[in-house]
Predicted 3D model of a 79-nucleotide RNA (c-di-GMP-I riboswitch aptamer). It was read from a public genome assembly, where an Rfam model found it.
RNA sequence: AAGCGAUAAUGGCAAACCUACAGUAAUGUAGGGACGCAAAGCCGACAGUCCCGAGAGAUCGGGAGGCUGGGCUACCGAA
Numbered sequence: 001a002a003g004c005g006a007u008a009a010u011g012g013c014a015a016a017c018c019u020a021c022a023g024u025a026a027u028g029u030a031g032g033g034a035c036g037c038a039a040a041g042c043c044g045a046c047a048g049u050c051c052c053g054a055g056a057g058a059u060c061g062g063g064a065g066g067c068u069g070g071g072c073u074a075c076c077g078a079a
Base pairs, nucleotide, nucleotide: 004077005076012037013036017032018031019030020029021028022027035066041072042071043070046069047068048067049064050063051062052061053060054059
């Protein structure tokens, strides 16, 4: 340095659900709450995929990074 990773340390994030607000919706934001997570940090203007709305359709608009691959960045160090 790369890879890998725990019954280690210090910390971190936060599913479902509830409340409030925004939205036609998917869903988002804030608070509560923890199922889980070694990138559950970031990128949806990297690709695939999934979801919602409009449309006869072609298609158009919106959403998801906690679905997969990829890119960028990062704490710790037993085997």